[in-house]
Context: one part of a larger RNA
């Protein structure tokens, strides 16, 4: 020079993008962050309609809301960086594996049976939250039947599956439900694909030798257990091995990486925003569900800690978005919105979404604009310096004459909208001109930003400069005052009565909405 997640100090117009607890992984008040399905189920509530009629009852049918069982989800998405020097990351190879939703493909989806919540009573409890008997339904559960393929197998043979739901509907049967057709949404096996994961091995990854030795499931083997899988991963015997100066073990420090910044380049530093991986979720341990966790806002057990309690017991975990206290030189708003993407869930409509997209704050930075333009010498005044002539602020101002960006103020105005919904048209599908489903026309619509962006009028030079420097090194010098004093200083060094080095002026110099400093890293 150059950078920076900066901070201080004066100073401050406008707009764009971008960025914003580096510290105490300190401890939280409050509101939100994951729910969602009635087209899987059985209550419950009942606006409102239908019917009988005894005219305000019965029966029916039923939007909506309410917990329950049941599914999918909640293992994503968001957050820290404590931990970890290798159970981690990067890159290249591998083989013994799993894999929900998604995609192709093959076969199936017949026919029972029993329960438990919700409810209903009776009870305990201060609360949290139970308990007992009873009654009920399902895509909840458990059998029978089959088994193309699939698992075992001593190759003779054995094993084991399923769930319905919903739209329509002409003949047949049927009192009806419905059976049947048919289209869709699921459901079982099972083989391939895809995705995601889980193991193994190689090299590379900080800095100590004032750590030199370590190591007994240790290193290897059979042999059994175990796991989705290989494997001292465990667990019996048997050998007695493995590892180190090419740095083993042992302390310290750190999550890696792609990039970042510097620097011609090697290379040094360093990992904040983005994006890949890990690893944590009050601290320690532990499994359960489940395709997936040993599971931020699930569950036990211990721990501190904080709160409530009728003292007997119980609650809780912001490193999610906000916000509060603390810390600290120092870091934002308890803000709209689900309109865009994007995830969850549902057939959908739709609902949730502090991911996300916007908006507020802040010169934190980067990039653009602006703070007027042009004339103007009576070289005005005033300040300053002076050799007293003048010279210097300075064409600067003033005056004149334009101009109106930005800000103001007041009209207009896209794009981010794709879709959904309702009519119709045409294909496929079908026994169908129903249903559906795909492409098309045509209506009314879906925007948080937002009083957008961009555009056109309107007034007025009107509303917008400041900071550090001037002794070399460095671009810029005179006056006063001070008198080794106040006082500067990166570094050499100024100041002790004529200081371009202090303090003030004037006058220059440099950069600018910033300009110094302080800290860092090349």
């Nucleotide at each position: 020079g150059a950078u920076u997640g900066a901070a201080c100090g004066c100073u401050g117009g406008c707009g764009g993008c971008a960025g914003g607890c580096c510290u105490a992984a300190c401890a939280c008040a409050u509101g939100c962050a994951a729910g969602u399905c009635g087209a899987g189920c059985g209550g419950u509530u009942g606006a409102g309609g239908u019917a009988g009629c005894u005219u305000g009852c019965u029966a029916c049918c039923g939007a909506u809301g309410c917990a329950g069982c049941g599914g999918c989800g909640a293992a994503c998405g968001g957050g820290u960086g404590a931990g970890u020097a290798a159970u981690a990351c990067a890159u290249g190879g591998g083989a013994a594996u799993c894999u929900g939703c998604c995609u192709g493909g093959u076969a199936g989806u017949g026919g029972g049976g029993g329960a438990c919540a919700a409810c209903g009573u009776u009870u305990c409890g201060a609360a949290a939250g139970g308990a007992a008997c009873g009654c009920u339904a399902a895509u909840a559960c458990c059998g029978c039947a089959u088994a193309c393929g699939c698992c075992c197998u001593a190759c003779g043979g054995g094993g084991g599956a399923a769930a319905g739901g919903g739209g329509g509907g002409g003949a047949u049967c049927g009192c009806a439900a419905g059976a049947c057709c048919u289209c869709u949404c699921g459901c079982u096996a099972u083989c391939a694909g895809a995705u995601g994961a889980g193991c193994c091995c190689a090299u590379g990854u900080c800095a100590g030798a004032u750590u030199a030795g370590c190591u007994u499931g240790u290193u290897g083997g059979u042999g059994a257990g175990g796991u989705a899988a290989a494997g001292g991963c465990u667990c019996a015997c048997c050998a007695a091995g493995g590892c180190g100066a090419c740095g083993a073990u042992c302390g310290u420090u750190a999550a890696c990486u792609g990039g970042u910044c510097u620097g011609a380049g090697a290379g040094g530093a360093u990992g904040a925003u983005c994006a890949g991986u890990c690893a944590c979720a009050c601290u320690g341990g532990a499994a359960c569900u489940g395709a997936g966790a040993c599971a931020c806002g699930g569950u036990c057990c211990a721990g501190a800690c904080u709160c409530c309690u009728a003292c007997g017991g119980g609650a809780g975990g912001c490193a999610g978005c906000a916000g509060u206290g603390g810390g600290g030189a120092a870091u934002a708003u308890u803000g709209g919105a689900c309109a865009a993407u994007g995830g969850g869930g549902g057939c959908a409509a739709c609902c949730c979404u502090g991911a996300u997209c916007c908006a507020g704050c802040c010169a934190u930075g980067c990039c653009g604009c602006g703070u007027g333009u042009g004339u103007g010498a009576a070289g005005a005044a005033g300040g300053c310096c002076u050799u007293a002539g003048g010279g210097u602020u300075g064409u600067a101002a003033a005056g004149c004459a334009c101009u109106u960006u930005c800000a103001g103020u007041g009209g207009g105005g896209a794009g981010a909208a794709a879709g959904g919904u309702g009519a119709u048209u045409c294909a496929c599908c079908u026994a169908a001109u129903a249903c559906g489903u795909g492409a098309g026309u045509c209506a009314a619509u879906u925007g948080a930003u937002g009083c957008u962006a961009c555009c056109c009028a309107c007034a007025g030079a009107a509303g917008a400069a400041g900071c550090a420097c001037c002794g070399g090194c460095u671009a810029a010098c005179u006056c006063c005052g001070u008198g080794c004093c106040a006082g500067c200083a990166g570094c050499c060094g100024c100041g002790g009565u004529a200081a371009u080095a202090c303090g003030g002026a004037g006058g220059g110099u440099g950069c600018a909405a910033g300009c110094g400093u302080u800290a860092a890293u090349c």
Molecule: small-subunit ribosomal RNA, 5' domain
Organism: Cellvibrio sp.